Transfer RNA from a bovine gut metagenome, 69 nucleotides, folded computationally. RNAcentral holds the sequence, with entries from MGnify. It matches the Rfam family "tRNA". Rfam classes the family as a transfer RNA. Rfam describes the family as follows. Transfer RNA (tRNA) molecules are approximately 80 nucleotides in length.

[in-house]
RNA sequence: GGCGUAGCGUAGUUGGAUAACGCAUCAGACUCCGACUCUGAAGAUCGCUGGUUCGAAUCCAGUCGUCUA
Numbered sequence: 001g002g003c004g005u006a007g008c009g010u011a012g013u014u015g016g017a018u019a020a021c022g023c024a025u026c027a028g029a030c031u032c033c034g035a036c037u038c039u040g041a042a043g044a045u046c047g048c049u050g051g052u053u054c055g056a057a058u059c060c061a062g063u064c065g066u067c068u069a
Stems, first nucleotide, its partner, number of pairs: 001067004007023004016054001025041005047063005
């Protein structure tokens, strides 16, 4: 100095209201059974604590972890 956001990998960073996508998982359809494909569902209060604000993943401060010099 950079990065921490579902099990994994990512998006979202001029603050705006139900946090998105892919893989994986579960259920169903299809099949003789599977795979593939299709449909649906669950799953993260955004590392943690505090602050600013009508409103914070997003801004500010501190702190923890990790990577790099």

Overview:
Its mean pLDDT, the model's own confidence on a scale to 100, is 82.